[in-house]
């Protein structure tokens, strides 16, 4: 150069924008009640949400045991390390540490 694996999945969190809700401000309307239209992400609720962030289930490997021709299965334990990361794109209402993506590129 190349191939394999570096594991799923759920509930949360950093984070995230605006469909829904709530506020705010304008207007319908001289003033009020309900209401409606418009506008601003504005602490928020609802939604989105991580490979490299947390917990919990499963998974795989490996040791020990039951088991028994035969490890099929079951039980205990232990590992499952590291991880700088664009730009453009997607698709939800959008917009993101989502997805493309341990991706391109660095080391």
């Nucleotide at each position: 150069g190349u191939g394999c694996a570096g594991c799923g999945c759920g509930u949360c969190u950093a984070g995230g924008g605006u469909u829904c809700c709530g506020g705010c401000c304008g207007c319908c309307u001289c003033g009020u009640u309900c209401g409606g239209c418009g506008g601003c992400g504005c602490u928020g609720g609802u939604c989105c949400g991580a490979g490299a962030g947390a917990c919990g289930c499963g998974c795989u490997u490996c040791a020990g045991g039951c088991g028994g021709g035969c490890a099929a299965g079951c039980c205990u334990g232990a590992a499952g390390a590291c991880a700088c990361g664009g730009c453009g794109g997607g698709g939800c209402a959008a917009a993101a540490u989502c997805c493309c993506g341990g991706g391109a590129g660095g080391u």

Notes:
A computed fold for a 107-nucleotide RNA from Chelatococcus sambhunathii, annotated as Guanidine-I riboswitch aptamer. It was read from a public genome assembly, where an Rfam model found it. The model forms 100% of the base pairs in the Rfam consensus. NCBI's taxonomy places the organism under Bacteria, Pseudomonadati, Alphaproteobacteria, Chelatococcaceae, Chelatococcus. Rfam family: Guanidine-I riboswitch aptamer. Rfam's curators write: This family represents a conserved RNA structure found upstream of the ykkC and yxkD genes in Bacillus subtilis and related genes in other bacteria.